[in-house]
RNA sequence: GCCGGAGUAGCUCAGUUGGUAGAGCGCCUGUCUUGUAAACAGGAGGCCAGGGGUUCGAGUCCCCUCUCCGGCU
Numbered sequence: 001g002c003c004g005g006a007g008u009a010g011c012u013c014a015g016u017u018g019g020u021a022g023a024g025c026g027c028c029u030g031u032c033u034u035g036u037a038a039a040c041a042g043g044a045g046g047c048c049a050g051g052g053g054u055u056c057g058a059g060u061c062c063c064c065u066c067u068c069c070g071g072c073u
Base pairs, nucleotide, nucleotide: 001072002071003070004069005068006067007066010025011024012023013022019056027043028042029041030040031039049065050064051063052062053061
């Protein structure tokens, strides 16, 4: 230099055909308990790596850039 993959909640990851962003774990509150843990119930937390474009509408499609991983030369 070229090719491919990945970047979404604190962490690990889903998100199908473009149509109001989800799960598990963690965190907070409550119930229960003498108390803690466990269990159960509820809750908070993300504008999807950054920017631009297409579209009525973009995590998803297109372009540029950044970071990480793998391959080729």